Context: one part of a larger RNA
RNA sequence: AUUGAACGCUGGCGGCAUGCCUUACACAUGCAAGUCGAACGGUAACGCGGGGCAACCUGGCGACGAGUGGCGAACGGGUGAGUAAUAUAUCGGAACGUGCCCAGUCGUGGGGGAUAACUGCUCGAAAGAGCAGCUAAUACCGCAUACGACCUGAGGGUGAAAGCGGGGGAUCUUCGGACCUCGCGCGAUUGGAGCGGCCGAUAUCAGAUUAGGUAGUUGGUGGGGUAAAGGCCUACCAAGCCGACGAUCUGUAGCUGGUCUGAGAGGACGACCAGCCACACUGGGACUGAGACACGGCCCAGACUCCUACGGGAGGCAGCAGUGGGGAAUUUUGGACAAUGGGGGCAACCCUGAUCCAGCCAUGCCGCGUGCGGGAAGAAGGCCUUCGGGUUGUAAACCGCUUUUGUCAGGGAAGAAAUCCUUUGGGCUAAUAACUCGGAGGGAUGACGGUACCUGAAGAAUAAGCACCGGCUAACUACGUGCCAGCAGCCGCGGUAAUACGUAGGGUGCAAGCGCUAAUC
Numbered sequence: 001a002u003u004g005a006a007c008g009c010u011g012g013c014g015g016c017a018u019g020c021c022u023u024a025c026a027c028a029u030g031c032a033a034g035u036c037g038a039a040c041g042g043u044a045a046c047g048c049g050g051g052g053c054a055a056c057c058u059g060g061c062g063a064c065g066a067g068u069g070g071c072g073a074a075c076g077g078g079u080g081a082g083u084a085a086u087a088u089a090u091c092g093g094a095a096c097g098u099g100c101c102c103a104g105u106c107g108u109g110g111g112g113g114a115u116a117a118c119u120g121c122u123c124g125a126a127a128g129a130g131c132a133g134c135u136a137a138u139a140c141c142g143c144a145u146a147c148g149a150c151c152u153g154a155g156g157g158u159g160a161a162a163g164c165g166g167g168g169g170a171u172c173u174u175c176g177g178a179c180c181u182c183g184c185g186c187g188a189u190u191g192g193a194g195c196g197g198c199c200g201a202u203a204u205c206a207g208a209u210u211a212g213g214u215a216g217u218u219g220g221u222g223g224g225g226u227a228a229a230g231g232c233c234u235a236c237c238a239a240g241c242c243g244a245c246g247a248u249c250u251g252u253a254g255c256u257g258g259u260c261u262g263a264g265a266g267g268a269c270g271a272c273c274a275g276c277c278a279c280a281c282u283g284g285g286a287c288u289g290a291g292a293c294a295c296g297g298c299c300c301a302g303a304c305u306c307c308u309a310c311g312g313g314a315g316g317c318a319g320c321a322g323u324g325g326g327g328a329a330u331u332u333u334g335g336a337c338a339a340u341g342g343g344g345g346c347a348a349c350c351c352u353g354a355u356c357c358a359g360c361c362a363u364g365c366c367g368c369g370u371g372c373g374g375g376a377a378g379a380a381g382g383c384c385u386u387c388g389g390g391u392u393g394u395a396a397a398c399c400g401c402u403u404u405u406g407u408c409a410g411g412g413a414a415g416a417a418a419u420c421c422u423u424u425g426g427g428c429u430a431a432u433a434a435c436u437c438g439g440a441g442g443g444a445u446g447a448c449g450g451u452a453c454c455u456g457a458a459g460a461a462u463a464a465g466c467a468c469c470g471g472c473u474a475a476c477u478a479c480g481u482g483c484c485a486g487c488a489g490c491c492g493c494g495g496u497a498a499u500a501c502g503u504a505g506g507g508u509g510c511a512a513g514c515g516c517u518a519a520u521c
Base pairs, nucleotide, nucleotide: 001520002519003518005517007515008514009513012368013367014366015365016364017363019360020326025324026323027322029321030320031319034071035070036069039068040067042064043063046062047061048060049058050057051056078279079278080277087204088203089202090201091200092199093198096196097195098194101192102191103190104189105188106187107186108185109143111141112140118133119132120131121130122129123128149158150157151156163184164183165182166181167180168179171178172177205251206250207249212242213241214240217239218238219237220236221235222234223233224232254276255275256274257273258269259268260267261266281302282301283300284299285298304315305314306313307312332358334357335356336355340354341352342351343350344349371401372400373399374398381392382391383390384389407457408456409455410454411453415448420442421441422440423439424438425437426436427435465510466509467508468507469506470491471490472489476505477504478503479502480501486493487492
């Protein structure tokens, strides 16, 4: 000088930050990933409409529980156990993948069979399960076609799709629509962007009281496997490969940008913030998918906890709060999606413990205040005294002034303009519909919060402590004690006049803090 600090005494306010470093210990409760009715059959609830005298009926409409289906759930958030190299940092490389997004090219024809929901029945304590029957789709499967694409023995062969919504003038119509057009989708393919997988080089802690290590081991051939190179895997062949430039083994450890310190070189560290990695009760495994071997998915094994009708089931906070425990030690079971961002959706909107805010703690940094000016009979009191006085001390009282902060009263933001509506010009189009792009105008939306801020009122009013005073080291006297009680970072103080212990007066240093302990330079 510094700290994610703790402890003791003390404590007025504000701003901005930080806040389980220990048990990757166990977790009650709530929330943290949903959304789409413009994919689908439908209608459990609510509201509207229609029918009915009423009970009630009716998906007709707004909507929508459960279900099928799509996208998301692989992001975001947490933690640091493992990992000394399947990691990270930097610089390179070639044998790869890519949902959503952007640009281009070509398509989107015609059929089929199921199944959940639902209904009925059955089993089970429950979790849940079974049988039969009905039905839809952007779910599933053939057929046709194939600009690209893929395979090829270069002749040829293989493989696709899905519709939904808005608007509309003719024409047709079984009055549903066809048809046209626009938007959103769907299929094939090319390129891009961004992202990801893989390989190499160099660097990255300690121990030699760890010196040899290695059989898929090192290389080749054939085969398999992967999105892709490769002993990645397998059969055979060869006997290699690494190592004092430290292999192997052991211990420790997430890495980096950076942080602290230092004149620098260096040393120590890796909280918060950002990038990468790894993990998700412990171990193993795959499924789905563009992407996982998947924190709030599945299966198996194990430990633990819970329910049970004893047959069987359920669970995983290293998400946000919170609880127990451990510990010197670390916060609220808060508000809001208003902003930023993310997921879904045409949108309205919904979800979002990401995030933005608020709460707690002097944990840190920064700022402000606790008054200002005058005031000597140098009051009283305290302390000391050579008894003359000295000191506390302009300090107080007293007089005048101010009002930061606090209290009360009034006003009161920015953060919020996009989406939306109106209008205007362009594009598309048969179209002055619709849709879309640009301009102009208008309106709505704030958790924080009646907060920040501003104005006013009264009133010095609401606000100072802590450590030290032998030397180092700024600051001294008295009393008590008597090698006792005690102090102490080092030297050392204390055994009857202790500036070193305790108290008081005085002083010194910092100050809403001050000391002490721990740790680093």
Small-subunit ribosomal RNA, 5' domain from an uncultured bacterium, 521 nucleotides, folded computationally.
The full RNA is in RNAcentral, with records from ENA, Greengenes and SILVA.
The prediction has a mean pLDDT of 87.